Large-subunit ribosomal RNA, half B from Halosimplex salinum, 1181 nucleotides, folded computationally. Its Rfam family is "Archaeal large subunit ribosomal RNA". A reference for the family is Yusupov et al. (2001), "Crystal structure of the ribosome at 5.5 A resolution", Science. The prediction has a mean pLDDT of 84.
Context: one part of a larger RNA
RNA sequence: UCGACGUUAGGGAAUUCGGCAAUUUAGUCCCGUACCUUCGGAAGAAGGGAUGCCUGCCUCGGAGAGAGGCAGGUCGCAGUGACUCGGGGGCUCCGACUGUCUAGUAACAACACAGGUGACCGCAAAUCCGCAAGGACUCGUACGGUCACUGAAUCCUGCCCAGUGCGGGUAUCUGAACACUCAGUACAAUGAGACGAAGGACCCGUUAACGGCGGGGGUAACUAUGACCCUCUUAAGGUAGCGUAGUACCUUGUCGCUUCAGUAGCGACUCGCAUGAAUGGAUCAACGAGAGCCCCGCUGUCCCAACGUUGAGCCCGGUGAACUGUACGUUCCAGUGCGGAGUCUGGAGACCCCCAAGGGGAAGCGAAGACCCUAUAGAGCUUUACUGCAGGCUGUCGCUGGGACGUGGUCGCUACUGUGCAGAGUAGGUAGGAGCCGUUACACAGGUACCCGCGCUAGCGGGCCACCGAGGCAUUCAUGAAACACUACCCGGUAGUGACUGCGACCCUCACUCCUGGCGGAGGACACCGAUAGCCGGGCAGUUUGACUGGGGCGGUACGCGCUUGAAAAGAUAUCGAGCGCGCCCCAAGUCCAUCUCAGCCGUGUCGGAAACGCGGCGAAGAGUGCAAAAGCAAAAGAUGGACUGACAGUGAUCUUCCCAACGAGGAUCGCUGACGUGAAAGCGUGGUUUAGCGAACCAAUUUGCCCGCUCGAUGCGGGCCAUUGCUGACAGAAAAGCUACCUUAGGGAUAACAGAGUCGUCACUCGCAAGAGUACAUAUCGACCGAGUGGCUUGCUACCUCGAUGUCGGUUCCCUCCAUCCUGCCCGUGCAGAAGCGGGCAAGGGUGAGGUUGUUCGCCUAUUAAAGGAGGUCGUGAGCUGGGUUUAGACCGUCGCGAGACAGGUCGGCUGCUAUCUAUUGGGGGUGUCAUUGGUAUCUGACGGGAACGUCCGUAUAGUACGAGAGGAACUACGGAUGGACGCCACUGGUGUACCGGUCGUCCGAGAGGGCGCUGCCGGGCAGCUACGCGUCACGGGGUAACGGCUGAACGCAUCUAAGCCGGAAACCCACCUGGAAAAGAGAUACCGCCGAGGUCUCUCGUAGAAGACGAGUUCGAUAGACUCGGGGUGUACGCACCGAGGCAACGAGGUGUUUAGCCCGCGAGAACUAACAGACCGA
Repeated sequence: UCGACGUUAGGGAAUUCGGCAAUUUAGUCCCGUACCUUCGGAAGAAGGGAUGCCUGCCUCGGAGAGAGGCAGGUCGCAGUGACUCGGGGGCUCCGACUGUCUAGUAACAACACAGGUGACCGCAAAUCCGCAAGGACUCGUACGGUCACUGAAUCCUGCCCAGUGCGGGUAUCUGAACACUCAGUACAAUGAGACGAAGGACCCGUUAACGGCGGGGGUAACUAUGACCCUCUUAAGGUAGCGUAGUACCUUGUCGCUUCAGUAGCGACUCGCAUGAAUGGAUCAACGAGAGCCCCGCUGUCCCAACGUUGAGCCCGGUGAACUGUACGUUCCAGUGCGGAGUCUGGAGACCCCCAAGGGGAAGCGAAGACCCUAUAGAGCUUUACUGCAGGCUGUCGCUGGGACGUGGUCGCUACUGUGCAGAGUAGGUAGGAGCCGUUACACAGGUACCCGCGCUAGCGGGCCACCGAGGCAUUCAUGAAACACUACCCGGUAGUGACUGCGACCCUCACUCCUGGCGGAGGACACCGAUAGCCGGGCAGUUUGACUGGGGCGGUACGCGCUUGAAAAGAUAUCGAGCGCGCCCCAAGUCCAUCUCAGCCGUGUCGGAAACGCGGCGAAGAGUGCAAAAGCAAAAGAUGGACUGACAGUGAUCUUCCCAACGAGGAUCGCUGACGUGAAAGCGUGGUUUAGCGAACCAAUUUGCCCGCUCGAUGCGGGCCAUUGCUGACAGAAAAGCUACCUUAGGGAUAACAGAGUCGUCACUCGCAAGAGUACAUAUCGACCGAGUGGCUUGCUACCUCGAUGUCGGUUCCCUCCAUCCUGCCCGUGCAGAAGCGGGCAAGGGUGAGGUUGUUCGCCUAUUAAAGGAGGUCGUGAGCUGGGUUUAGACCGUCGCGAGACAGGUCGGCUGCUAUCUAUUGGGGGUGUCAUUGGUAUCUGACGGGAACGUCCGUAUAGUACGAGAGGAACUACGGAUGGACGCCACUGGUGUACCGGUCGUCCGAGAGGGCGCUGCCGGGCAGCUACGCGUCACGGGGUAACGGCUGAACGCAUCUAAGCCGGAAACCCACCUGGAAAAGAGAUACCGCCGAGGUCUCUCGUAGAAGACGAGUUCGAUAGACUCGGGGUGUACGCACCGAGGCAACGAGGUGUUUAGCCCGCGAGAACUAACAGACCGA
């Protein structure tokens, strides 16, 4: 000194983030218990009283064991006497409750829960696992199971279906493959079309699905407010509630309560940055190792610490690790240095060694920083990132058969049908064609009547033979075309039929599936399964998610180009330098030629004006030149007019892009060839007066021409070459979104956050000048504008040190320093009468405190005070503490985000390692040196150090005096006290006091006596010692000065405190006072002893001393320790015996009195050698 304990006077939470920790309380019986309530609770509420032992008796019980009770007696501080054993109450938040959870920092408000709701599912189910076989739920069956949300009960759960989902529907649109049709000369690739599933568009529904739930203006007879009105707008505009909240930025909102004081708490208000209704809203009894606040009790949490016990530490003996280790003969200060040095520079300090202690430094040890950035490094997660894959839905085909119905398609057959106008008329087309049909009857051309079908309402075809009947039709008119006169072929359409085939709905059984022990049954060409196609598809996977950058992100583009300037007179030249532009435009705004001269101003001219148009004059450019700026340009590069297309085709070189190496696209300049324009011509013209106006490969398209392949050919298809067009603006050109606090790795002080350093805009302070305010008057006081500085505290900036780590806010503890002084001291001015102030000068010796709220620093507030100063020391101080805040992992709310998640927003919870090697420091020791009069014992000196050893206040007298009209109201000086601090002490008052004495409980030693154990069992006292809360002491004065006040006194015949000289003058400085101090290398002095042995040490007895060493006392010539006696103390009257004692027939009997101021005990004092200090050893001139 620490760990674990015990006890503390007075106060009683003042401590602290917070009563953390530790006390208090406690058993049983009786009495008695509030608010609230879900009527169960709350409740052991709270708060009171009792409790031992002895004697006798009563009741129950078996004449038990035992339980319950009554009366009397009696002891103690205390009777659940120890052990065991709730502190209590009030308000709020959250969660209803018991329960569960992060094995190893989070036990919570998180999870779960009963209850509520929605969705799916009829069992070969829904859901889930598996490639499948198969399996779970399930020996279950909707009062069942699965999925999701909410989270007891109570009161409730508003509006919105526009978005995204989900469900349903669907005339129409879209919508793949197979099959189909057409094109593709015949064939193919291929293309097109039609049909058309799921899905989508579209429509409807759905919010206890994901989710969402406005703004502006005016208005009432004070003001304010706004029931009311207007307007914009939405899918709807937040209802009931609650509300500064675990949600409110502003904010410590405002008011009230509580407190001396309340960033806390509670109750209200409330336009709520950004509450709000099963992402549940509100309320709520009970419950909670949950969060906040208050009160009572209680306390060492604190004021303010003290003592004790025990275990360590320390010493001795034994045994004996680890971390760490570039080196070392391992100081301080200042400086320097990669800007924070034991090692460098300068100065100072410094004999050698050991022990203990606490930890200032070694930017201490520990861990290739977890924050930050970087990496064409990862990983986990998300999604409307990119690209895919499972899986699901759907179409088609296969496994896959039969029948009939309806309805299509293709082909064939039969029967019919075909109306533009004109024309007698219902003329399908082409070819042949001048005749064809009929009159015999089971027959029939034609006509009439009737029936059927078609129809353009004109008629046509068929039937019926019922009637009439022997002729009728064509060629002739008209028409592009001439007859259903006749024959053949073909087309469109209608009906029937046959083959093949599609679709729709249906039936069957035989594949196939299921049930069944079997018989059989249920389904059934579906399903299952396989192939293929479309849609959905973070369920899963692989990846991407740029760069620059005064860190990164956000912002911006300084990422491709042009001009000016920076740029320093060649060229080149940077910054997230300064000022501006481009990603076009124009068939004229291009080319050539000709003719002119602009802007502005002056004069003049009908309306006519400042300004319209004409004329005249001046006018080098002040205009114009498509667009930025610069350069350029006047019989032009400008303006006007004429004619044109050189803004052309092909092919080179040079310059530039890109100074000086290389480099693409692009751009420009100068040619050549060809064809042109214009001009009389020379010429000019390869766009715009010059410098910006742009883009590789792949791929696709296009034009024209050429070449090649598809065995010949081809009008079809494909490939290639020269061009043109379509893009990469991150512009020499990947195809590409996020989160990470669950995170990882490699690195970086190449780069941020803390600290340092530099700087000082900002900050703080000072000064110069003095406009003005101050009734007058700049300077008693206040002081603008402007200017000059100092400091290195604030905040910035920089990125120099540190990322193989220098622990980050605040508090605490403890020390030092600065002064720009808060108080105290000494002065000056005052708009100073006094008192109290205001302003200033010197001055850092001392002091600068306690509380409420808050993590706070800060601030606000309270009561005191002489005053309650500021700053620094790595924002001093975590190998000293704390851990409230910040800043990991859990969780809640608000807001943002589709989401993962995020938030200098709020909230609850959340680990603080290290045995000290060196140095430094505080203490304690050993050795050497200091010698030649050589060794010692004492006593000193005092160089140099340390100290604050004192600081402050109040009172009384001065004095109700000076002063003042009064009200008020001092001082010098003297004395008394208080408070803070320092040093010391224990007679007193207290504390402790595990020496000691006593009381008492349980148990054990058989009882008694006497003891052990139970925190020393607990309780009551207490000597010595140690202690504070107790007590004592803690100056005058001298010297030199500061500001300031003066003397004399010139420069400057005066004046002047100054220049020479001199005197005063402060808590500051130096003495005085206390204290360390011969290792003070200038190493000191004095006295005495000694080498004929001084002195010392060990051993021995010890303590006033002490961690070990040391120090001190003693050693027989002795009181050093022990024993003994006495004294002085503590406790409180011992054992034994005698008597008394409520009672009881007795036995017995708690207890009392006497013996007894007893017994027991003592680290104290004295006396007294009884015991032991004996016997020795060593050093030493």